Source information:
This is a predicted structure of a 377-nucleotide RNA (Bacterial RNase P class A) from a Phycisphaerales bacterium. It matches the Rfam family "Bacterial RNase P class A". Rfam classes the family as a ribozyme.
Formats: sequence, C1' cells, structure tokens
RNA sequence: GCCUGUGGACAGGUGAUCGCUUCCGGCCUCGGCCGGGGGAGGAAAGUCCGAACACGGCAGGACACGGUGGUGGGUAACGCCCACCGGCCCAUGAUCGUCGGGCAAGGGAAAGUGCCACAGAAAGUAGACCGCCGGCUUCGGUCGGUAAGGGUGAAAGGGUGCGGUAAGAGCGCACCGCCCGUCUGGUGACAGGCGGGGCAUGGUAAACCCCACCGCGUGCAAGCGCAAGCAGUCCUCGGUACGUUUCGGCGUGCGUCCGUAGUCCGCGGAAUGAGGGCGGGUCGCGUGCAGGAGGCCAUCGGCAACGGUGGUCCCAGAUGAAUGGUCACCGCCCGGUUCGCCGGGUGACAGAAUUCGGCUUAUGUCCAUGUGACGAU
Repeated sequence: GCCUGUGGACAGGUGAUCGCUUCCGGCCUCGGCCGGGGGAGGAAAGUCCGAACACGGCAGGACACGGUGGUGGGUAACGCCCACCGGCCCAUGAUCGUCGGGCAAGGGAAAGUGCCACAGAAAGUAGACCGCCGGCUUCGGUCGGUAAGGGUGAAAGGGUGCGGUAAGAGCGCACCGCCCGUCUGGUGACAGGCGGGGCAUGGUAAACCCCACCGCGUGCAAGCGCAAGCAGUCCUCGGUACGUUUCGGCGUGCGUCCGUAGUCCGCGGAAUGAGGGCGGGUCGCGUGCAGGAGGCCAUCGGCAACGGUGGUCCCAGAUGAAUGGUCACCGCCCGGUUCGCCGGGUGACAGAAUUCGGCUUAUGUCCAUGUGACGAU
C1' cells in the first nucleotide's frame, strides 16, 4: 500500500423559482384562490420473531404439536440487547504464559433406543496384522508372553518423562488430566488452593429422546358506519326419561347438531333458532389513519444494555397511489494545475400504505479495531 473480518457514524446543506400533495386559517362566481406549517429509509426490503390495537371463542384444563436452551441483568415482550463464565479459532519454526480480536444450534450420554460406513486384527465393557521378547525346531515354522514402536482410520481408549522388565504395560513414581471430599472468592455460571483415590464404562442429541421454560385464533383486505343492489330455492334437526303443572308450558339428566386452531374433558347456543347443498347481488364512500411502550436536549444512577427526573417539539398520511424539476453558493467525489484555480459530477443499495421493538439480507464514503504485539524457553 492492497485485500479482508468485526463495530460505529453519515447518506448532502442554504436560498430563489416553477410544479405536485396534505393540514390549518381566510375568501369565493363553489370551477377554485390567497397565506402559513409539513411531505419517502437505514435498510422503507424479507415477512423471520415479539407486541400494541381490533374481532371471535366462557376467554378454562389436559394431551398432542411447535419454539427457546451457560449465568446474571435490560425490555411491554421476544428466538432481541448488555455484561460475565466456559469452549473453539486466529497469530512466530515450535511450546508456554499474559494481553487482544473473532465464532457458535453453549441443558442432559449414569433414564432409554439408535448410529459409528469403508479401511483395519479390533470400534465397547472391543483387541493382535507387522513388530518386540522367550521356548522348541526337520530352519519351512510352531507354542507362549506383550500392547511401549509401526500400520488402518474421524476416532484404537488417558498424555509426557523416568524407573522397572525376558520384552513390555499406571507395573511403580513425578507433573498434567479425570473422580471424590473440603476450604477460599464470586449474586451466579464458575475459578483457585489443599487432601485422597482408581489409573479408567469412547463419541454422537440442527439423531429419536429426557429435563426446564414459553405458546388461544385470525389479522387494517382486522373492525365500525353509510349508501346501493339482488333472487331465492332445497334438505336436516324440536328425541327420550323423571319431576311439576293453571295442561299452554317449565325444570333437570341423557341423546343429536353447531361453536371453542387439532383431540378429549369442561362450557355456551339450539325452531322468531341452528346447520348443510345449489344459485344471485355487493369489487362504492367514509372511518380506522397517526400524540406515540414518540423524538430531541440536559442531568442523576448503572461497567453496560437501559432506567429516573426536568425541559422542549409535533416531524408524510396517499388510495392506481403525491413527496419533483431548474439555477446559484457551500460541502463531498473525480481529473488537470503556472498551486491563483479550472473542468466534470451529485454519490451505492434502493420508494412509506395500521403502528412499534428487533433480527436477517443488499449497499457507497469515512473512522476505529483485528489479521498482530510483548516476554520467556
């Protein structure tokens, strides 16, 4: 210097003029006119999570199904955010320590089931192919011991070193690792110290599964109102038992149908009612529609996310769908330069449609940080 990972900021400003649109005020010949205020993003995208709001469901329970998964906080809530813990990766020829950066689908393998192909002697309470050692030998081999060396493999069942042995092996020892107990620190996940022990029952859960927690449904095309218009027709359901009765009926249980995302229980409704089949009409207008879990500033608390307090502001509301054009200056980018300036450009991804908190994806410029640095061997 270039590339690249991670995080952050920004995504032109001012004025004039013409045009579009919305809100407020005024005028009006009801066609419109005048004045003032506002007018597309950090992702508006994906529709992946969570909610607000609306309607439905006695709005309840269980099961099934789905989602999340270290600890502690934040939040209206979340699969999101913050901090911390453990693990892995990065980086020099190698190792160790400290610091730094990044990643993730981070509960449980001693509840159970399944899988570990091929290769290899052997892949779980598994094992001898080569080799090493010892005995015998017709010198071809055979018998016994071994799992330290080699091979196969993703993985061969603790690691390194020393001793010991016929050769070896936690066989013994030191350190590490693992298990148990205890102490210290921490809210905790965990970390460290001390003591003891056997030197060993592998891995895999975005495999089934187990554990903990969470989850009603549908969605602004929700919902509410107005106007307009048509064309209805066929079928099923009022059962049964008991009690009561003014003999019309009423109450209770069982049954039938419908509703409650799936199933069951429970609950609710049922003839001026409920359900099913076929057919017709309504694609119109208004509202919902933007004052909010809102923005900005200051201050306090907190490592932080964020919260409290005070002040201040109103920042799109369209409906075949507005939010733009030109000029000048400044800013920014590119090229040239006699360093005075001149010329060109207005940047990539990309357009609100009920709203908000996130995540993910696309992308230009700048800044910070990492890909490394330091020490020891």